[in-house]
RNA sequence: UACGGCCUUCGGGGCAGGGUGUAAUUCCCGAUCGGUGGUACAGCCCACGAGCGCGCAUCGCGCGCAUGAGCCGGUGAGACUCCGGCGCCGACAGUCACAGUCUGGAUGCAAGAAGGCGGCC
Numbered sequence: 001u002a003c004g005g006c007c008u009u010c011g012g013g014g015c016a017g018g019g020u021g022u023a024a025u026u027c028c029c030g031a032u033c034g035g036u037g038g039u040a041c042a043g044c045c046c047a048c049g050a051g052c053g054c055g056c057a058u059c060g061c062g063c064g065c066a067u068g069a070g071c072c073g074g075u076g077a078g079a080c081u082c083c084g085g086c087g088c089c090g091a092c093a094g095u096c097a098c099a100g101u102c103u104g105g106a107u108g109c110a111a112g113a114a115g116g117c118g119g120c121c
Stems, first nucleotide, its partner, number of pairs: 001119001003118001005117006017029003031101002033090002035048004043088002051065006070086005092104003
């Protein structure tokens, strides 16, 4: 070290309590959770990831859809990231009844993280 190298391990959390009802962790009150890289420390700034479809096609690559959400004040050289306040968002399939939180694809896949070995200089 751009050599389109190889291998191993790791790699997602969460409805307590209550209401209505034949039936709901799915509705209502309330509770609760926050993957990866970048950047002043980020679920809601930029970018990426799990699913499905199509095309090319050995790996794989490209495109589309699912796919969303933040403001105000303060400190500071610098923060939409910190502190304070108020707010918002959440794939697909299933279900006696509509799901971020239950069950399932998934003992899966993955952004990536760490480590080891080799090639070349």
This is a predicted structure of a 121-nucleotide RNA (FMN riboswitch aptamer (RFN element)) from Candidatus Brachythrix odensensis.
Its mean pLDDT, the model's own confidence on a scale to 100, is 81.
Rfam family: FMN riboswitch aptamer (RFN element). Rfam links the family to the GO term FMN binding. Rfam describes the family as follows. The RFN element is a highly conserved domain that is found frequently in the 5'-untranslated regions of prokaryotic mRNAs that encode for flavin mononucleotide (FMN) biosynthesis and transport proteins.